[in-house]
């Protein structure tokens, strides 16, 4: 050097090109409890970056960064 894969909350994953981008865990705040822990309830948290396609992008295309993986 060439291919291919992946990129979404703190984490592990969802999301036919059209829904307010969900859900489990973590993490704040309230109950239960003499305390804890268990276990309810609610908050708040995200689409790698730039451009293009489209009435409309997480989704499709090009470029890049970045992890992987084969080849040489």
């Nucleotide at each position: 050097g060439c291919u291919c894969u992946u990129g979404u909350a703190g984490u592990u994953c969802a999301a036919u090109g059209g829904a307010u981008a969900g859900a489990a865990c973590a993490a704040g705040c309230c109950g239960c409890u003499c305390c804890u822990a268990a276990u309810g309830g609610c908050u708040a948290g995200a689409u790698c970056u730039a451009g293009g396609u489209u009435c409309g992008a997480c989704u499709c295309c090009u470029a890049g960064c970045a992890a992987g993986a084969g080849c040489a």
This is a predicted structure of a 72-nucleotide RNA (transfer RNA) from Patiriisocius sp.
Rfam family: tRNA.
Model confidence (mean pLDDT): 81 of 100.